Source information: This is a predicted structure of an 80-nucleotide RNA (Glycine riboswitch aptamer) from a soil metagenome. Of the family's consensus pairs, 90% are formed in the model. It matches the Rfam family "Glycine riboswitch aptamer". Gene Ontology term of the family: glycine biosynthetic process. The RNAcentral record of the sequence draws on MGnify. Its mean pLDDT, the model's own confidence on a scale to 100, is 81.
RNA sequence: UCGCGGGAGAGAGCGGGCGCGCAGGCGUCCGCCGCCGAAGGCGCAACCGCCCCGGAAACGCUCAGGCAAACGGACCGCGA
Numbered sequence: 001u002c003g004c005g006g007g008a009g010a011g012a013g014c015g016g017g018c019g020c021g022c023a024g025g026c027g028u029c030c031g032c033c034g035c036c037g038a039a040g041g042c043g044c045a046a047c048c049g050c051c052c053c054g055g056a057a058a059c060g061c062u063c064a065g066g067c068a069a070a071c072g073g074a075c076c077g078c079g080a
Base pairs, nucleotide, nucleotide: 001080002079003078004077005076006075011033013032014031015030016029017028018027019026020025034067035066036065040063041061042060043059047055048054049053
């Protein structure tokens, strides 16, 4: 790195437009407020190393991302 499995948190929020649909509803865009941290990113520097130079978190910030399901998902287990 690849494959399989496990994998949390937080409004199925409100209003409007568009598209699909017989309808319920679904998707998307814009606006508004409330939230989450475990893609990524950034910050501190616990920690680590080939040690004065480097690497750096599960801590912090929420730009991004996410807040029914699905997708995604740090990390863990097994195999190659």